[in-house]
RNA sequence: AUGUUAUCAAGAAAGGUAGAGGGAUUAGACCCAUUGAGGCCUUAGCAACCCUUUAUCUUAUUAAAGAAGGUGCUGCAUUCUACUAGUUAUUUUGAAAUAAUUAAGAAGAUAACGA
Numbered sequence: 001a002u003g004u005u006a007u008c009a010a011g012a013a014a015g016g017u018a019g020a021g022g023g024a025u026u027a028g029a030c031c032c033a034u035u036g037a038g039g040c041c042u043u044a045g046c047a048a049c050c051c052u053u054u055a056u057c058u059u060a061u062u063a064a065a066g067a068a069g070g071u072g073c074u075g076c077a078u079u080c081u082a083c084u085a086g087u088u089a090u091u092u093u094g095a096a097a098u099a100a101u102u103a104a105g106a107a108g109a110u111a112a113c114g115a
Stems, first nucleotide, its partner, number of pairs: 003113006013043005021032003026082004044074003049070002051066005078107001084103008
């Protein structure tokens, strides 16, 4: 690296540095950006995965509170769509096509574990 489990429409920005693209990848759409984005650094904050305390308990589990420490995060739903299935509408003799929408998945991100 591959893998397992959980979560992913909530929440939380200032300063400095630097200077052209950026929002993971491919395509389309939409958006951010020289009124300085994205990156990096500092500070601040958010959240509560690991964690701490208390109660319950059988060791498990569950609930509440917390934030010292390890991560993470602080434009847009993981920015949206893509594949599959369902529903609705339109076109069509039909098969089917297109659009909208819902669910699940794929891919991805983060955490914990494992190796």
SAM riboswitch aptamer (S box leader) from uncultured Algibacter sp., 115 nucleotides, folded computationally. Model confidence (mean pLDDT): 78 of 100.